The RNA shown here (transfer RNA) has 71 nucleotides and comes from Candidatus Woesebacteria bacterium GWB1_37_5. The coordinates come from a structure-prediction model, not an experiment, and the mean pLDDT is 85. It matches the Rfam family "tRNA". It is annotated as a transfer RNA. Gene Ontology term of the family: triplet codon-amino acid adaptor activity. RNAcentral holds the sequence, with entries from ENA.

């Protein structure tokens, strides 16, 4: 320098055009004499910019970061 892949909640991940799911962590409540466990409720996320579309996490392009291969 070039090819390919990836970027979603604190963490790990699902989601192939219309509402972003799950686990764990976190806060509160119930349960206990207390703690733990268990149960319930809640807050919390689509890397950035642009394009296509009635509508984009999703499709396209660029950029940034990371991984991998080639040179």
């Nucleotide at each position: 320098g070039g090819g390919c892949c990836g970027u979603u909640a604190g963490u790990a991940c699902a989601g192939u055009g219309g509402u972003a799911a799950u686990a764990u962590a976190c806060a509160c409540c119930c349960u206990u004499c207390g703690c733990a466990u268990g149960g319930g409720u809640g807050a919390g996320a689509c890397a950035u910019c642009g394009g296509u579309u009635c509508g984009a996490u999703u499709c396209c392009g660029a950029u940034a970061c990371g991984g991998u291969c080639c040179a």